[in-house]
RNA sequence: AGCUGACAAGGGCAAAAUCGUCGAAAGGCGAUGACGCAAAGUCACCGGCCUAAAGGGGAAACCCCAGGGUAGCGGGACCGCCGGC
Numbered sequence: 001a002g003c004u005g006a007c008a009a010g011g012g013c014a015a016a017a018u019c020g021u022c023g024a025a026a027g028g029c030g031a032u033g034a035c036g037c038a039a040a041g042u043c044a045c046c047g048g049c050c051u052a053a054a055g056g057g058g059a060a061a062c063c064c065c066a067g068g069g070u071a072g073c074g075g076g077a078c079c080g081c082c083g084g085c
Base pairs, nucleotide, nucleotide: 002085003084004083005082012037013036017032018031019030020029021028022027035072041078042077043076045075046074047073048070049069050068055064056063057062
């Protein structure tokens, strides 16, 4: 440096749910909590999915729409610990 995660050590992260908080919502964050994770570390670039405030349409019901989300949906990029070859 490349490939790899069977075994080992030290560890790391934290789903659902509940409470608090921010948000129009989706969802985020904090606490409690562990379903899982070898990148469950970082980034919305590509595809998917969620929401639809503003905006547009409509007589209304409602419909369209991402510049909002999701990295724990997949791909990609960047970076990193330990072991094995």

The prediction has a mean pLDDT of 91. This is a predicted structure of an 85-nucleotide RNA (c-di-GMP-I riboswitch aptamer) from a Betaproteobacteria bacterium. NCBI's taxonomy places the organism under Bacteria, Pseudomonadati, Pseudomonadota, Betaproteobacteria.